[in-house]
RNA sequence: GUUCCUAUAGUUCAAGGGAUAGAACAUGAGUCUUCUAAACUUAAAAUUUGGGUUCGAAUCCCAAUAGGAACA
Numbered sequence: 001g002u003u004c005c006u007a008u009a010g011u012u013c014a015a016g017g018g019a020u021a022g023a024a025c026a027u028g029a030g031u032c033u034u035c036u037a038a039a040c041u042u043a044a045a046a047u048u049u050g051g052g053u054u055c056g057a058a059u060c061c062c063a064a065u066a067g068g069a070a071c072a
Stems, first nucleotide, its partner, number of pairs: 001071007010025004018055001027043005048064005
C1' cells in the first nucleotide's frame, strides 16, 4: 500500500428493516441475617462519528476513526 473482519451498558455477548435495544456478570438501594457472605426484590447504565436509502435503520449503502487478520 491492497483486501477482508470487528465496533451495542463498567465487562462478555444478543437483537437477520417495525413492541419501551435485552441477557449474564459487575455496581447502587432494599429484604433476610447478631454481622458478613449467599439468596430474593429493585434501580441506573449503551448502539464509534458524519452523510445517504426507507413510512421506519443498531441492522442496508458510502466515507471517516479505532482495533484485528491476510497478502505485498

The RNA shown here (transfer RNA) has 72 nucleotides and comes from an uncultured Mycoplasmatota bacterium. Its Rfam family is "tRNA". It is annotated as a transfer RNA. Rfam describes the family as follows. Transfer RNA (tRNA) molecules are approximately 80 nucleotides in length. The prediction has a mean pLDDT of 81.